A computed fold for a 1512-nucleotide RNA from uncultured Prevotellamassilia sp., annotated as small-subunit ribosomal RNA.

């Protein structure tokens, strides 16, 4: 201290998520131990049983019962004991009563309760206070009652009732006395009512004994000290879609009442009192001390400890009492449980344990009062589930173990893989040596306990207080200490794709599953299950939940708002905030001394105690709040002051500010009349319309309404919206000059009020044009649109509403400050000797360019988005949604306010760097145009989908597949089918055994293949055996089985396009730029200029072949000029080395020369010159990448899968199928031809199982028979052409399919299924629809010839050679493909992109609704319990008074009608999500009609159109 996630990549806004700490936790898997915290968060839900409050005999009557003691009275026997009964309150007690303190503490819980409840500070001159202390005084002297007891009755009980008897510290009179009141004097004090002292006189009105003689009580005063009431300022919560609330309300006088103030509470009087500084409702909640978190500030929380509160089944009410409205009282009322003889009664664990329920969850029906409190008591002592221990629980924290050290055969064994070995686990184990904490055995053992009181003693103030001695311990035989044996009894959980520390293997194969987020899994998964290894924490470990942090992401600290979310449409303007100079003043903010509080406890410092630590003890501090006393700079109040802000005056000046009225002309539309005729008008093209009843056109009059052309401009005015023809009347508002005048009179502004563009809306008018809606025509699949003709409403005027825009500068007003430069608009001043052009210098708008800052950047920049201030207004992911309800406003349309649930991991903004565009420029290509000549219709050949089949094996599928892989399928290839074999195998290697020579012949089955026989029949030796072969077994085989999306290699494509990078430097925050951009030019990123670039490589050129030209060598087999020979003829011979020609080395072209343009760089030029001329022509040569392109069947491999079979032999068969559909070819349709005849001329190549001359048969295809050649030798007739002749335009002498017959070669074999010859048949076809292909010159067209494979050969295909030989390119607008700059983008799997709505189907979760069912709280009426007050003639009492019966007031309780807020609800509305559904195509490029905006209408649906706006 950050981190991951939005993109191809970047910067930024921004939300989602992780890493921390924390819990009264809870679940998973585990699990030695001890300390010291802790433990029903939920049902304030029911609750069995047991215990939590008594105690005092020293208050009292008494004796139910226990013990003594008296007395009788029996029984036993040891004869003086025992024991049994029975009387006695005398002792010692002491149930149950009557009295007194106690029960108002202690404990529980947090339901209620937004309030003076609680915190803090004060206050009471408006109180109380038992039990304590201290002082002052006092206790004479009388009555009386009711418990208990007895007696008796009711009832099942609970429990009551009559009736006698009796004590007291019960109760109640006198007497005295004080406090108090009330009327008075005197004196003296406060903050108001007041208050205090002292007097004087009324009124007033107390007490209790008990004793053991020590003491212990009692009653009035006054004080203390506790411990309570009660007022009052400040502080702590959500929602304003809760704004108006209040009749005891607010105040006042007089009462009641109460401890005490007060509308508490009444009677009369007054209208009054709260509130935007949030009343009032609602929701929700016990506050505080302090706990977590955090760097703080803050936010979150109030479990355990403590202070207050409030409450005790629920709701009311009093009584007693010093205190309660009282947890274990009381009385009523309710619901619930329980007894019951049905008549009636009895309960309240939110006291400790326990049950039950409810829950994810939370413990012992324990032990002791020994300590420490607490209640009574003089004390002993009793009580105390308060307390203090113990149990159960890893639930949390703190410490401690599970062992140390030494040990390499680097054991076994398990995992991996680089695999004959390594590596790891791992010094880990074994083993050796060595310790014992804790467990566990056995010894020994505590501290908490000392005072009270009890014995003894002292002192003195005689009831205190001090010394000496003994007892008293639940926890506990614990903790502790010591001893013994022994590594002996003691490791798990997570989690290893990034974040995030750890990585292989097998399984699976979008399945199963994983997951905080991002995202994994479709056959090689570090993501899923497992395994081996590793990390991480450790008696724990992970999960889930919830809080704070990280998040500056609600920003005081500490944050925005032009484009990311955000400036109100504008101004005036109340209230608030917030303000210019100086002076004095005061002292509320402010600051600073000094008190008072801030309990304790805990955080935090410092010491100190438990072996440490946790945890315990001491001590110190800290903020706030109050109160004094001072200061006086600044804020604020007050008094003044002044003039620069802000306003007046005055004189000027500009302008489309308003408004209202009046006037103009042009056009348009209409009516009228003239000319005039056949069409007008429209569009992309039309066509609906409109015209012979005279349109359009054109001329004349005239009529209407609505707008104001040129000027007109980054121009003026105005708060915005807005304003534009002249002219005039009203009237705002700036602007500059002059400084006269007033004195801070400003600034901003919630609420409020006013203006607001178009549409709209209401009544009334107007209505020329235009022009939603609608109709017609067109487009079009479709046109509910885009064009077109028409066309209402509306545009227009009054007058009333509405109140909204992309109301935009998307930039809220005011003020100060902070370089420059350059237009423009109004004004002032000066220079120019005067106007005038200019210049300077001063204000006030409006613009452009920019320094410094600023900004994510784009960009702003004195008109600020710089620097700074002060009010105001908003904004916190996207979607849902500016919706839903509500509430306000409007005549509606609607505006304003303004949400949830739920859903997603992004949405955005700027910029880059590509792609794309029915944007844009520039440029190129047989791209298009110009032409030539095919394809497409016929036959046929071939491939290919289909189909068919046992198979019709398999791949290759837009361009880049289809005469492709295949350069040769009868058999074989062969990979497919069926059928019959073989499993060491069809071949090859090694090793072991057994056996045989190898081999040749052959019989005999069988389709073969096999299968079963039979004969013949070695060699070398070191004698073991080897060589060869055969069987057996083993270890390697074998697979055209799968993946081309695991690969290598090879190849196609864009594309032989001109392009793709790098280094250093510079420019951006980055991504990335620049260099590679512009200008000129080139085929070419090919070159020049220019240039923050400078320089480099892969590409392009060039080096390489071939062909065209010369020249030199060198010439057989090639050639033959001269010479000689020779033939029927020929280079046939001798012989040349001259040509040609063959093959080697050379030359040679380089824009080198001229002219003409250019700056070069180049281009042009019917220039020269040369075979060749501007890259001379073909070849080869493919940059960085694209398409997960071909291809695991050529080939190699990685992974899977098959093994008597998915290996492998063999015969058939099929790959050759055929309604049909494409693709490339062949042949053709003829006369530029056919058909015959007769004649010319090549180039490259191939041959030995071979080409074959040549001679003979044969119509021939061949056949016999042969020379020559491993080749410039010898074999392989060129055709078209040329010369002659014939056919005469026809399905022909074109044309040759099919077909029959007959042959002919190869080959083991041509049925399936060869190819070629001959005789014979002579099908379609008469130039080919839309459409489309190749081709720029020795090309295209045409002609023939050769090779590869190959027995043959389905070749009309490949791949070569040569003859013969054209046309035509204005040109670059269009169509494709392509390069370079730009420009837009919301695309980047990149336009075959992305993306909008209805509609259909599934799930969600919300609206609304007849109604339906409920809370909770309030109000009117009736009813009204207990109980306080309070009334009262009748009844009892002599009487006090009592019984009764009303009154008032109230809980529950009924009823009513109305709000509020849940739940459900047919049917319904939108709305989110969903691997492939439907329509259509809005949006993003000029998205093919620019796009949005607000408004109306109108349409399945996105959405069109109308008016007005804006540029994003």
């Nucleotide at each position: 201290a950050g981190a991951g996630u939005u993109u191809g990549a970047u910067c930024c806004u921004g939300g989602c998520u992780c890493a921390g700490g924390a819990u009264g936790a809870a679940c998973g898997c585990u699990a030695g131990c001890g300390g010291c915290a802790g433990g029903c968060u939920u049902a304030a839900c029911a609750c069995a049983u047991g215990c939590a409050a008594g105690u005092c005999g020293a208050a009292g009557g008494g004796c139910a019962u226990c013990g003594c003691g008296g007395g009788g009275a029996g029984u036993g026997c040891u004869u003086g004991c025992a024991c049994u009964c029975c009387c006695u309150g005398g002792c010692g007690g002491c149930g149950a009563c009557u009295g007194g303190c106690g029960c108002a503490c202690g404990g529980g819980u947090g339901a209620g309760u937004a309030a003076c409840a609680c915190g803090u500070a004060u206050g009471c001159a408006a109180c109380c206070u038992g039990c304590c202390c201290u002082c002052c005084a006092c206790a004479g002297g009388g009555g009386g009652a009711c418990a208990a007891c007895c007696u008796u009755c009711c009832g099942a009980a609970a429990g009551g009732g009559a009736g006698g008897c009796u004590a007291a510290u019960c109760c109640c009179g006198c007497g005295u006395a004080a406090a108090u009141c009330u009327c008075g004097a005197u004196g003296g004090g406060g903050c108001a009512u007041c208050c205090c002292a002292u007097u004087g006189a009324g009124a007033g009105g107390a007490a209790a004994g008990c004793u053991u003689c020590g003491g212990c009580g009692g009653u009035g005063g006054a004080g203390g000290a506790u411990g309570g009431g009660c007022a009052u300022g400040c502080g702590g919560c959500g929602c304003a879609u809760u704004a108006g609330c209040u009749a005891g309300u607010c105040g006042g006088c007089g009462g009641g009442g109460u401890a005490a103030c007060g509308g508490c509470c009444c009677a009369c009087c007054g209208a009054g009192g709260c509130g935007a500084c949030g009343a009032u409702g609602c929701g929700u909640a016990g506050g505080g001390g302090u706990u977590c978190u955090g760097a703080g500030a803050g936010g979150a929380a109030g479990g355990u400890c403590c202070c207050c509160c409030a409450c005790a089944c629920u709701g009311g009410u009093a009584c007693u009492g010093a205190g309660a409205c009282a947890c274990g009282g009381a009385c009523c009322a309710g619901a619930c449980u329980c007894c019951u003889a049905c008549g009636g009664g009895a309960g309240g664990c939110a006291g400790c344990a326990g049950u039950g329920a409810g829950g994810a969850a939370u413990a012992u029906u324990g032990g002791u009062c020994a300590a420490u409190g607490g209640g009574c008591g003089g004390g002993a002592g009793c009580c105390u589930g308060a307390a203090c221990c113990a149990g159960c629980c890893a639930a949390g924290u703190c410490g401690c173990g599970u062992g140390a050290g030494g040990g390499a055969a680097g054991a076994a064994g398990g995992u991996a893989c680089a695999g004959c070995g390594u590596a790891u686990c791992g010094u880990a184990a074994a083993c050796c040596u060595c310790u014992u904490u804790u467990g566990u055995c056995a010894g020994g053992g505590a501290a908490c306990a000392a005072a009270g009181g009890c014995g003894g003693g002292g002192a003195c103030g005689u009831g205190u207080c001090c010394c000496c001695g003994g007892a008293u311990g639940a926890g506990u035989g614990u903790a502790c200490c010591u001893g013994a044996a022994g590594a002996a009894a003691a490791a798990g959980c997570a989690u290893c794709g990034g974040c995030u520390a750890a990585c292989u293997c097998c399984g699976u194969g979008c399945c199963a599953g994983c997951a905080g987020c991002c995202g994994c899994g479709g056959u090689a998964a570090u993501a899923c299950g497992g395994a081996g290894g590793a990390u991480g924490c450790g008696a724990g470990c992970g999960u889930u939940a919830u809080c704070c942090g990280g998040a500056u992401u609600u920003a005081u600290u500490g944050g925005g708002u032009u484009u990311a979310a955000a400036g109100g449409g504008u101004g005036c303007g109340c209230a608030g905030g917030c303000g210019g100079u100086c002076u004095g003043u005061u002292a509320a903010g402010u600051c600073a001394g000094c008190g008072g509080u801030c309990a304790a406890a805990g955080c935090c410092c410092g010491g100190g105690g438990c072996u440490c630590a946790a945890c315990c003890c001491c001590g110190g501090c800290c903020c706030g709040c109050c109160g004094u006393u001072g200061a006086a700079a600044c804020u604020g109040g007050c008094a003044g002051u002044c003039u620069c802000g802000a306003g007046u005056u005055g004189g000027a000046g500009a302008g489309a500010a308003g408004u209202a009225u009046g006037c103009g002309g042009a056009a348009u539309g209409c009516g009228c009349g003239g000319u005039g005729u056949a069409g007008c008008g429209g569009u992309g093209a039309a066509a609906u319309g409109c015209a012979u009843a005279g349109a359009u056109a054109u001329c004349g009059c005239g009529c209407a309404g609505a707008a104001c052309u040129c000027c007109g401009a980054u121009u003026g005015c105005g708060a915005a919206g807005g304003c534009a023809g002249c002219a005039u009347g009203c009237c705002g508002g700036c602007u500059c000059c002059a400084c006269a005048c007033u004195g801070a009179c400003g600034c901003u502004g919630a609420g409020g009020c006013u203006c607001g563009a178009a549409a709209g809306u209401g009544c009334g008018g107007g209505u020329a044009u235009c022009a939603a809606a609608c109709a017609g025509g067109a487009u079009u699949a479709g046109a509910u649109a885009c064009c077109c003709u028409g066309g209402u409403a509306g545009u227009c005027c009054a007058c009333a509403c509405a109140g909204u825009a992309a109301a935009c500068g998307a930039u809220g007003a005011a003020u100060a400050c902070u370089a420059a430069u350059u237009g423009u608009c109004c004004g002032g001043g000066g220079a120019g000797a005067a106007u005038g052009a200019u210049c300077c210098c001063u204000g006030g708008g409006u613009g452009g360019u920019a320094c410094a800052g600023c900004g994510a950047a784009a960009g702003c920049g004195u008109u600020a988005a710089g620097u700074a201030u002060u009010c105001c207004a908003c904004c916190u992911g996207g979607g849902g949604a500016g919706u839903a309800c509500g509430c306000c406003g409007g005549c509606a349309a609607c505006g304003g306010u303004g949400a949830a649930a739920c859903u997603c991991a992004a949405a955005g903004g700027a910029a880059u760097u590509g792609a794309c565009g029915g944007g844009g420029g520039c440029c190129c290509g047989c791209a298009c145009a110009a032409g030539c000549g095919g394809a497409g219709g016929a036959a046929c050949a071939u491939g290919u989908g289909g189909u068919u089949u046992a198979a019709u094996u398999c791949g290759a599928u837009g361009a880049u597949a289809c005469g492709c892989g295949a350069g040769g399928a009868a058999c074989c290839u062969u990979a497919c089918c069926c059928g019959g074999g073989c499993u060491c195998a069809a071949a090859c290697g090694a090793c072991a055994c057994a056996g045989g020579a190898a081999u040749a012949c052959u019989u005999u089955u069988g389709a073969a293949a096999g299968g079963a026989g039979g004969u013949a029949g070695c060699u070398c030796u070191a004698c073991g055996g080897a060589g060869c072969c055969u069987g057996u077994g083993u270890c390697g085989a074998g697979g055209u089985g799968c993946u081309g999306c695991a690969u290598g290699g090879u190849u196609g494509u864009c594309g032989u396009c001109a392009g793709c990078u790098c280094g250093u430097g510079c420019c951006g925050u980055g991504a990335g730029g620049u260099g590679u951009c512009g200008g000129c030019u080139u085929a070419a990123g090919u070159g020049c200029c220019a240039u923050a670039a400078c320089g480099a490589g892969c590409g392009c050129a060039a080096c390489c072949c071939c062909c065209a030209u010369c020249g030199c060598c060198a010439g057989u087999u090639a050639c033959c000029a001269g010479c000689a020979a020779g033939u029927a003829a020929a280079g046939u011979u001798g012989g040349g080395g001259a040509c040609u020609c063959u093959g080697g080395c050379g030359a040679g072209a380089c824009u080198g020369c001229c002219g003409g343009c250019g700056c070069a760089a180049g281009c042009c030029g019917c220039g020269a010159g040369g075979a060749a001329g501007g890259c001379g022509g073909g070849g080869a040569u493919g940059a960085c990448g694209u398409c997960a392109a071909a291809u695991c069947a050529g080939c190699a491999c990685g992974g899977c899968c098959c093994u008597u079979a998915c290996g492998u032999c063999c015969g058939g068969g099929g790959c050759g199928a055929c309604a049909c559909a494409c693709g490339u070819g062949u042949u053709a349709c003829a006369a530029u031809g056919g058909c015959a005849g007769g004649u010319a001329c090549a180039g490259a190549g191939a041959g030995a199982a071979g080409c074959a001359a040549u001679g003979c048969g044969g119509c021939g295809a061949c056949g016999c028979a042969a020379a020559g050649c491993g080749g410039a030798a010898c074999u392989u007739g060129a055709a078209a052409g040329c010369c002659u002749g014939u056919c005469u335009c026809a399905g022909u002498u074109c044309g040759g399919a099919u077909u029959g017959g007959a042959g002919u070669c190869u080959g083991c074999a041509a049925c399936u299924c060869g190819a070629c010859u001959c005789c014979a048949u002579g099908a379609a076809g008469c130039u080919g629809g839309a459409u489309u292909c190749g081709c720029u010159a020795g090309u295209a067209a045409u002609c023939g010839c050769g090779c590869a494979u190959c027995a043959g050969c389905c070749a009309u295909g490949g791949c070569g050679c040569g003859g013969u030989g054209a046309a035509u390119a204005c040109g670059u607008u269009c169509c494709c493909g392509g390069g370079c700059c730009u420009u837009g983008u919301a695309c980047a799997c990149a336009c075959c992109g992305c993306c909008c709505g209805u509609c259909a189907a599934g799930c969600c979760a919300u609206g609304g609704a007849a109604g339906c069912c409920g809370g909770g709280a309030g109000u009117g009426c009736c009813u009204g319990a207990a109980g306080u007050g309070u009334g009262c003639a009748a009844c009892c009492g002599c009487a006090a008074g009592g019984a009764g019966c009303g009154c008032c007031c109230u809980a529950a309780g009924g009823u009513a009608a109305a709000a509020c807020u849940g739940g459900u609800g047919a049917c319904u509305g939108g709305g989110g999500c969903u691997a492939a559904g439907u329509c259509g195509u809005a949006a993003c490029a000029a998205g093919g009609u620019a796009g949005c905006c607000g408004u109306a209408c109108c349409g399945g649906a996105a959405g069109g159109u109308g008016c007005g706006g804006c540029u994003g």

Annotation:
Its Rfam family is "Bacterial small subunit ribosomal RNA". Its family is annotated with structural constituent of ribosome and ribosome in the Gene Ontology.